[in-house]
């Protein structure tokens, strides 16, 4: 030293991505009051107009252009005069090599730190000495030229602190040790004597000059250590490395030359490439580190680009020279000029970076004796919120909690003491006055600034961002996967806290956000401080080089190590303390620190080095032993195939089933014989051997390694191992053999939608051998090697030893397995054969994809191997475990699930519902099971929601408010109209209270009218909802508390052994209990007892009587595995039996756990939101919901003789009935009509039950079956049967002769069959609900189909298999490889060339000082030439960048195409290597 979000249904882990922090020479957006201190071209080392940035000295000199003064002259406004102050230009001196800028180059000629010896040094300090005497020139200037200009030529004059000899000379230099060589300059001030015409000499002071000593500071040189990335850069180097000699420099040195030698550097990374100024430090960080190198300070490098030297103490020189080049400017076209990376400033580039300011007052620098001059260094000011720091935009009071805004559950809440209002203050602002420090005796750019005083007046001054989580802060409206947001996760598809606006809130505040940068978080490169069985990661295995590491005892040493002292570690920065600006930022002073380097003294434990010993590590010798260890040669048997012959006949073979194939030319089968190749049965074993790959019949030869035992020997000889070398399955390659079986490719047959597969028949490489390559595998224990330590138990292989007669046991060593303790681990698991605890060494990893790909290198005959990226793209990819779900996984179990049966559907016509189509409308909903005779328990109108037409507007219905209202409300008759509606309008009110005898009056209510609120909506959203319902499923499950286990999700309980219809019960058990379900309790039914008896029943002709029975309807009883036997575990239970009306849930019903399906319903009802409001509301006539090429679902009826028809005859249950059921009787063939008794119902009615039974007939036919359809005539209901009712009668008499694939129901009073009733309802059932009558068959069984339960297993699924997911192809976009080439950069080699310059040479030309009397000489200059060399050119390489027709793969994209490879046994287990 703080963490968080994000992979999953959830969990733990691994792992990446992202965020919160700090930072900044910043930029951009919005906003902007003041001050202080800092800071400001990061890009084009791009190009620059203009001005300034280095001059100074007259006390070095000749002089005097210009200015001022003085003097003189005279012609009085001119001339002369260097005389004075001074001074342009010039000679000369010093400076210009500092200061200022920039970071191009440079990876070491650099920087930092520490050392070193072979050097230089102007100005400064310092010891010493000298400063004597001569000479010749030259600029300026004058004259004359040339030129546009820049400039320049000739002749002539002149001075010096300019230049040159001579003398002298030391402690200087050289030396052959004798000697030789080498200097100088004066100037200024003052002045007594003396000298001089004067200048002056002379003296003195000052300052120079020369030689030279030492120093300080500065500089040059050398060394050590440190200093970025790449090995897809591994070899580099000829002046290269060293020597000798010479040259050269201030100085060491291959610095240069000649010769000689062949060295030097490099895996501790040379060389090459890329990038880069280095440091003090800055930012960050807990630190270690990481990143950076603006401002300030030190060093270096550069000055338009390249080269070169000159001058000088110092330069190879930013504001100097020469040359070459590019560019710009001037030009009279001949020729010239220039260099802002100085300060300002301009253009350009760019996201982006200031004034063409003031002053030398201060500090510092140059020159000068000084005054002083110069100084874009510097001091200041200006501009910019660019940064840091400080201040302000007011303070106090103030509740009707104002108005307005926003929200609202309509009550209110919030904005909010906020405002208004009252009182107060004046930082800042404005105005006026005073007024510094910095400065010293003088001098102030800043600056009338800071600061102080006074006046005035709340006056002049607040924004930005955010509000889904991370992350502080929430609502409304708009929008509707649109517009948009987004750092990550992700928001937006009609109720968005995530978009936009608003209100509110949070954060910061003259700023706030965004973008970019760096560090942090990131232990995510791990030194501090990570890993490698399965997540990324152990090399396929060994031998071994370098390297790293290394046993025991002693001696020495002192490299590492520890310690003392000294030197250094610049200043600034940072830290601490104190101090100065009002504070702070900022600044000053001091301290500590600077973790480092160097020198030196000491210590000697440890490491190293050295030496002497040792035996335990390692090895050697000896004796035994085991073994598919390796190589070569030989031998043998079984089997397959082939060949020959025999026997023998029609098939064989093959498969899920077949076919191809073989066979009458004789197969298969069988017997005998022969040939040939390959492989080694049993033994055989989580047994053996080997380093790994791997190794298996038997024998022989050769050979490697191992184990045990014992004693002796060597004496650390060891471990690991980068490179290197060797071995290395299979496939594959080369050459030559061999070839029985098997068998890529290939062919044929099947399968299939297809089938380039799986299956079958064939079949070549290959498999085998020899030799040579290849060098990869899921080369796996997915676990590198070595050593040591750390509980046990139990097998097995090889030894040794011991006890025992033996069997067997004990001890011990080396192997090889299993189970387990501690410990470890994310878990799974590992656990003396570690994945535990430690040490040593090597290899490897750092998100997924792209990709083990591309390029390059190396290897290979090839195939290919090895090494091995990037762009781009995603927010994951992944490991282990958990719960589910799923499996063409497994086990167990259940269900009319199958099977066994019975009857149907699917074919027919009809009914009904749905789809589709049609229509003005065919209202709407329901869609696998679980929509489709469903909502609808009943559409002619109504219903009705739909369409069309004509009409209404506070409304058909509710409530409230305001106003009005008695001829008001209501409203007969009448008119228009299809109705609704509209119009006219006789008549004409009510209730309550008060007053009153009453009439009546007043007030109120009701009603009505008008207006406003509102009503209304079967309009939308069932994906906003409540409620209700379906379904899995009447399946046996679903959970909880406590405890226990697990890091956790979670598990346990609930699993297991039995059993049950059942999580039903029993037993066992880290569980013990409990809840919702199951069961039971409830209803009906089957038996009986008791009780109740009317309308029932019985007797009776009836009145009447009775309640035994049937029945009725109330209470009870009864059934509980209770009893017996068997079985089971002494259980639960099961089987059988007895008794019983009923037996193991007796039968039936009601009853539906946690949940699933965003299942259904906004059109039952309720309800949020949205929408309509003269219409999407309300009323009405008519139409539609009833349509009809078609398709599907569900029924009823049939196809007939177990039947139809006719006649006769018997027996129910349960219901309904007053707007009703309706008897008898009469009429009608009938539907029905008339009629009216009875019944509010155990009384009367509906109401004859039918099948059945008894007879007759029909005689297998489209029929005496079947009844559709149609015609005619009717009945009934109803306002009304046209669209569009039911029924009746007569006639008509369709399809249909038992139904393809497929499919449904049912296990007993069930199926099947027969009739009856109810609800709805005016009428209208083949639907539906209910009732009884008759009344079967079958179930071996659980293999299979479907559904379900439970345990287990696999999983890449979790929207959960209707899942997931792969590859080609097509389209779009993106980056990238190859590519005939093309273009550029850079570098190397060879050659040509050779400006300026320097050095050498010099025969040409020329020359003041010196020598010489002279001729001439010495020396110099110009020119020429040689060497070196820049630019340039030619040729060829390396490397790198850009581009390129075409082309390769890759990535990403919306719901494209084709298949189905993988995940389950994924339907052929999957995967790895290799070939096709």
């Nucleotide at each position: 030293g703080a963490g968080a979000g994000u992979u999953u249904g959830a969990u733990c882990c691994u792992g990446g991505c992202u965020c919160a922090g700090a930072u900044u020479g910043a930029a951009c957006g919005c906003u902007g009051g003041c001050g202080g201190c800092a800071u400001g071209c990061c890009u084009u080392a791009c190009a620059c107009a203009u001005g300034c940035a280095a001059g100074u000295c007259g006390a070095a000199c000749g002089g005097c252009a210009g200015c001022a003064c003085g003097g003189a002259g005279c012609u009085u406004g001119c001339u002369c005069u260097g005389g004075u102050g001074g001074c342009g230009a010039g000679u000369g001196g010093c400076g210009a090599a500092c200061g200022g800028g920039u970071g191009a180059g440079u990876a070491a000629u650099a920087u930092a730190u520490c050392g070193g010896a072979a050097c230089g040094u102007a100005c400064c300090c310092u010891a010493g000495a000298g400063u004597g005497g001569g000479g010749g020139a030259u600029a300026a200037c004058g004259u004359a030229g040339c030129g546009a200009a820049a400039g320049u030529u000739a002749c002539g004059c002149u001075g010096a602190u300019a230049c040159c000899g001579c003398a002298u000379a030391c402690g200087a230099u050289c030396u052959a040790a004798g000697g030789a060589u080498g200097a100088a300059a004066g100037u200024g001030g003052g002045g007594g004597a003396u000298c001089g015409c004067a200048a002056g000499a002379c003296c003195u002071c000052a300052u120079g000059c020369u030689c030279g000593u030492g120093g300080a500071g500065c500089g040059g040189c050398c060394g050590a250590u440190a200093u970025c990335u790449g090995a897809u850069u591994a070899g580099c180097u000829a002046g290269u490395u060293g020597g000798u000699a010479g040259g050269g420099u201030a100085a060491a040195a291959g610095c240069c030359u000649a010769c000689c030698a062949a060295g030097g550097c490099a895996u501790c990374g040379a060389u090459c490439a890329g990038u880069a100024g280095c440091u003090g430090g800055u930012c960050u960080g807990a630190g270690a580190g990481g990143a950076c190198g603006a401002c300030c300070a030190g060093c270096c490098a550069c000055a338009c680009u390249g080269g070169a030297a000159c001058u000088g103490a110092g330069a190879c020189a930013c504001g100097g020279u020469c040359c070459a080049g590019a560019c710009u400017c001037c030009u009279a076209c001949g020729g010239g000029a220039g260099g802002c990376a100085g300060c300002a400033g301009u253009g350009g580039g760019g996201a982006a970076u200031c004034u063409u300011g003031c002053a030398c007052a201060a500090u510092g620098g140059g020159c000068g004796a000084a005054a002083g001059c110069c100084u874009g260094a510097u001091g200041c000011a200006g501009c910019g919120a660019c940064g840091c720091c400080g201040c302000g935009u007011g303070g106090a009071g103030g509740a009707u909690g104002a108005a307005g805004g926003c929200c609202u559950u309509c009550g209110g809440g919030u904005u909010g003491u906020a405002a208004a209002c009252u009182c107060c203050u004046u930082u800042u602002g404005u105005a006026g006055g005073g007024g510094a420090c910095a400065a010293u005796a003088a001098u102030g750019a800043u600056g009338g600034u800071a600061c102080c005083c006074u006046a005035u007046g709340a006056a002049u001054a607040a924004g930005c961002c955010a509000c889904g989580g991370c992350u502080a802060a929430c609502u409304c409206u708009g929008u509707g996967c649109c517009a948009g947001c987004a750092g990550c996760c992700g928001c937006g598809g009609u109720a968005a806290g995530a978009c936009a606006g608003a209100g509110g809130u949070g954060g910061c505040g003259a700023g706030c956000g965004u973008u970019g940068u760096u560090c942090g978080g990131a232990a995510u490169u791990a030194c501090u401080g990570g890993g490698c069985u399965u997540a990324a990661a152990g090399g396929g295995c060994g031998c071994g080089u370098a390297g790293g590491c290394g046993g025991u005892g002693g001696g020495g040493u002192a490299a590492g190590u520890c310690u003392g002292a000294g030197g250094u570690g610049g200043a600034a920065u940072g830290c601490c303390a104190c101090a100065g600006c009002c504070c702070a930022a900022c600044u000053g002073u001091g301290g500590a620190a600077c973790u480092g380097c160097c020198u030196u003294g000491g210590a000697a434990a440890c490491u190293g080095c050295u030496u002497c010993a040792c035996u335990u590590g390692a090895g050697u010798u000896a004796g035994a032993c085991a073994g598919g260890g390796g190589a070569a040669g030989g031998c043998g048997g079984a089997a397959u195939u082939c060949c020959u012959g025999g026997u023998g006949u029609a098939g064989c073979g093959g498969u899920g089933a077949a076919a191809u194939g073989c066979g009458u030319a004789g197969a298969u089968a069988u017997c005998a014989g022969g040939a040939g190749g390959a492989a080694g049965g049993c033994c055989a074993g989580u047994g053996g051997u080997g380093a790994a790959g791997a190794c298996g019949g038997c024998c022989u030869u050769c050979u490697g390694g191992g184990u045990c035992u014992u004693a002796a020997c060597u004496g650390a000889c060891g471990c690991u191992g980068a490179g290197g070398c060797g071995c290395g399955a299979a496939a594959g390659c080369g050459u030559g053999g061999g070839g029985a079986g098997c068998a890529a490719a290939c062919a044929g047959g099947a399968u299939u939608a297809g089938a380039u597969a799986c299956c079958c028949u064939g079949g070549u490489a290959g498999u085998c051998c020899a030799c040579g390559c290849c060098c990869u595998a899921a080369a796996c224990g997915g676990u590198g090697g070595g050593c040591a330590c750390u509980a046990g138990g139990u097998g097995u292989g090889g030894g040794a030893u011991u006890c025992g007669u033996a069997a067997g046991g004990g001890u011990u060593c080396c192997g090889u397995g299993c189970c387990g303790a501690a410990g470890g681990g994310a878990a799974a698991c590992c656990a003396u054969u570690a994945a535990g605890u430690g040490c040593c060494c090597c290899g490897c990893c750092u998100g997924g994809g792209g990709a083990g790909u591309a390029c390059g290198g190396c290897c290979g005959c090839a195939a290919g191997g090895u090494u091995g990226a990037a762009a781009c793209u995603c927010a994951a990819a992944g490991g282990a475990a958990u719960u589910g779900a799923c499996g063409g996984g497994g086990g167990c179990c259940c269900g009319c699930a199958c099977a066994a049966g019975c009857g149907g559907u699917g074919g027919a016509g009809c009914a009904u519902g749905u789809g589709g189509u049609u229509u003005a409308a065919u209202u709407c909903g329901a869609c696998g099971c679980a929509a489709c005779g469903c909502g609808a328990a009943g559409a002619a109108c109504c219903u009705u929601a739909c369409c069309u037409g004509g009409g209404u507007u506070u409304g058909a219905c509710a409530u409230g408010c305001a106003g009005g209202u008695g001829g008001u409300a209501a409203g007969a008759c009448c008119c228009c109209g299809a109705a609704a509606g509209g119009g006219u309008g006789a008549u004409g009110a009510c209730c309550u209270g008060u007053a009153g005898c009453a009439a009546u009056a007043c007030a109120g209510g009701a009603g009505c009218c008008u207006g406003c609120a509102c009503a209304g909506g079967u309009g939308c959203u069932g994906c906003a909802u409540g409620g209700c319902u379906g379904u899995c499923g009447u399946c046996a499950g679903c959970u909880c508390g406590u405890g226990c286990c697990g890091u956790g999700a979670g598990g346990u309980g609930u699993u297991g052994g039995g059993u049950u219809a059942a999580g039903u019960c029993c037993c066992g058990c880290a569980a013990c209990g409990a809840g919702c379900g199951c069961a039971a309790c409830c209803c009906c039914u089957a038996u009986c007892c008791u009780c109740u008896g009317u309308u029932g029943c019985c007797c009776g002709c009836a009145a009447g009587g009775g309640c035994a029975c049937u029945c009725u309807a109330a209470u009870g009883a009864g059934a509980c595995u209770g009893c017996c036997g068997g079985u089971g575990a002494c259980a639960a239970g099961c089987c059988g039996g007895a008794g019983g009306a009923a037996g193991g849930u007796g039968g039936g019903g009601a009853u539906g756990a946690c949940g699933u399906c965003a299942a259904g319903u906004c059109c039952u009802c309720a309800u949020g939101g949205c929408c309509c409001u003269u219409a999407u509301a309300g009323g009405u006539g008519g139409g539609g919901c009833u349509a009809c090429a078609c398709a599907c679902g569900u029924c009823a009826u049939a196809c007939a003789a177990u039947g139809g028809c006719u006649g006769g005859u018997a027996c129910a249950a349960a219901g309904g009935g007053u707007u009703g059921c309706c008897a008898a009787c009469c009429c009608g063939c009938g539907a029905g009509g008339g009629g009216g008794a009875g019944c509010u119902a155990a009384u009367c009615c509906c109401a004859c039950a039918a099948a059945g039974c008894c007879a007759g007939u029909c005689g297998u036919a489209g029929u005496c079956c079947g009844g559709a359809u149609c015609g005619u005539a009717g009945u009934c209901u109803g306002c009304a049967a046209c669209u569009c009712g039911a029924c009746u009668a007569c006639g008509u008499g369709a399809a249909g002769u038992c139904g393809g694939a497929a499919u449904c129901g049912c296990u007993a009073g069930u199926a099947a069959u027969c009739g009856u009733g109810g609800a709805u309802c005016a009428g209208a059932a083949u639907g539906u609900c209910a009732c009884g009558g008759u009344g079967a068959a079958u179930a071996c069984g659980u293999u299979c189909c479907c559904g379900g339960g439970u345990c287990u297993u696999g999983u890449a699924c979790a929207c959960a298999c209707c899942g997931c997911c792969c590859g080609u192809c097509a389209c779009a976009c993106c980056a990238u490889g190859g590519g005939a080439g093309c273009g550029g950069g850079u570098u190397c080699u060879g050659c040509c060339a050779g400006a300026a310059g320097u050095a050498g040479u010099u025969a040409g030309c020329u020359u003041a000082a010196c020598c010489g009397c002279a001729a001439g000489g010495a020396g110099g200059g110009c020119g020429a030439u040689u060497a070196c060399c820049a630019c340039g050119g030619c040729a060829g390489g390396g490397u790198u960048c850009g581009u390129g027709a075409c082309u390769g793969g890759g990535g990403u994209g919306a719901a494209g195409u084709c298949g189905u490879a993988a995940c389950a046994a994924g339907g052929u287990a999957g995967c790895c290597g290799u070939a096709g």